[in-house]
RNA sequence: GGCGCUGUAGCUUAGCUGGUCAAAGCACCUGCCUUGUAAACAAGAGAUCCUGGGCUCAAAUCCCAGCAAUGCCU
Numbered sequence: 001g002g003c004g005c006u007g008u009a010g011c012u013u014a015g016c017u018g019g020u021c022a023a024a025g026c027a028c029c030u031g032c033c034u035u036g037u038a039a040a041c042a043a044g045a046g047a048u049c050c051u052g053g054g055c056u057c058a059a060a061u062c063c064c065a066g067c068a069a070u071g072c073c074u
Stems, first nucleotide, its partner, number of pairs: 001073004006068002010026004019057001028044001030042002050066005
């Protein structure tokens, strides 16, 4: 330099056939339980979906450019 793949909550992922309030597990906060901690149980907070632009009534999802990580080739 060329081709591909990935980017969603603190972490790991689902959702990517465009359609209401973006889902789950772990972690976290609070309560309950316990002599106390953990576990179990109940409830809660947390992501404007890597950045910018475009198409559309409507974009995490489609298109373009860029950034980062990663694989192969040279």
Molecule: transfer RNA
Organism: Danio rerio